[in-house]
RNA sequence: CUUAUCCAGAGUGGCCGAGGGAUCGGGCCCGCAGAAGCCACAGCAACCCCCCAAGGGAAGGUGCUAACUCCCGCAGGUCAAGUUUCGAUCUGAGAGAUAAG
Repeated sequence: CUUAUCCAGAGUGGCCGAGGGAUCGGGCCCGCAGAAGCCACAGCAACCCCCCAAGGGAAGGUGCUAACUCCCGCAGGUCAAGUUUCGAUCUGAGAGAUAAG
């Protein structure tokens, strides 16, 4: 860069010690009953892979294991509201993540 997917799934322990949820803004949330990070073990099954009819597996390569990519932001549609502001919802874009090439 291209393509595909992103409402599913899966956590404990040890070390450490104050932040974290990608970035910016807003919201909301997690966190000294221990965040992030590192290590060990366990687990999940998205892609590759393996057995293959459905479906299943987890040995291997990546990945992942709070909340939809935590939600919104940009454009358009619909609904509600009713005069300039707020809200709900859908579609798309953008950004991001992961895989394969």

The RNA shown here (SAM riboswitch aptamer (S box leader)) has 101 nucleotides and comes from a marine eukaryotic metagenome. Model confidence (mean pLDDT): 86 of 100. The sequence is in RNAcentral, with records from MGnify.